[in-house]
Description
Predicted 3D model of a 72-nucleotide RNA (transfer RNA) from a Candidatus Woesearchaeota archaeon. Model confidence (mean pLDDT): 82 of 100. It matches the Rfam family "tRNA". The family's RNA type in Rfam is transfer RNA.
RNA sequence: GCGCUGGUAGUGUAAUGGCUAGCAUAGGAGCCUUCCAAGCUCUUGAUCCGGGUUCGAAUCCCGGCUGGCGCA
Repeated sequence: GCGCUGGUAGUGUAAUGGCUAGCAUAGGAGCCUUCCAAGCUCUUGAUCCGGGUUCGAAUCCCGGCUGGCGCA
């Protein structure tokens, strides 16, 4: 330099173009308990950046940034 592939809550991950972005964990509040742990209920918090296509984009396309792998 070229190609392939990934980037989503603090962390790990899911999501046929129909999203009001799910689950676990974590944080907060409460219940329970003599107290703690565990358990239960509620709650907070995310699509790497810019543009395009579309009625509608986390998803498709283009460019950029960045991680991994391969070729040279």
The sequence is in RNAcentral, with records from ENA. Taxonomically the source falls in Candidatus Woesearchaeota (Archaea, Nanobdellati).